The RNA shown here (transfer RNA) has 72 nucleotides and comes from a Minisyncoccota bacterium. Its Rfam family is "tRNA". From the family's description: Transfer RNA (tRNA) molecules are approximately 80 nucleotides in length. The RNAcentral record of the sequence draws on ENA. Lineage of the source: Bacteria > Bacillati > Minisyncoccota. The prediction has a mean pLDDT of 81.
[in-house]
RNA sequence: GCCCUUAUAGUUCAAUGGAUAGAACAAUUCCGUCCUAAGGAGUUGAUCCAAGUUCGAUUCUUGGUAAGGGCA
Numbered sequence: 001g002c003c004c005u006u007a008u009a010g011u012u013c014a015a016u017g018g019a020u021a022g023a024a025c026a027a028u029u030c031c032g033u034c035c036u037a038a039g040g041a042g043u044u045g046a047u048c049c050a051a052g053u054u055c056g057a058u059u060c061u062u063g064g065u066a067a068g069g070g071c072a
Stems, first nucleotide, its partner, number of pairs: 001071007010025004018055001027043005048064005
């Protein structure tokens, strides 16, 4: 320098163009208990950036950024 893959919640992962972006763990509130724990019921929290296509984009296209891999 060229090519490929990936980027979604604090973490690990779903969501193949159409619902309020979903689950687990974590955090937090309450119940529970003499206290703690187990257990139960809630709450908060995310689409890497910009542009394009589309009635509609996490999803498709282009460029950029970052991480990983391959070739030279």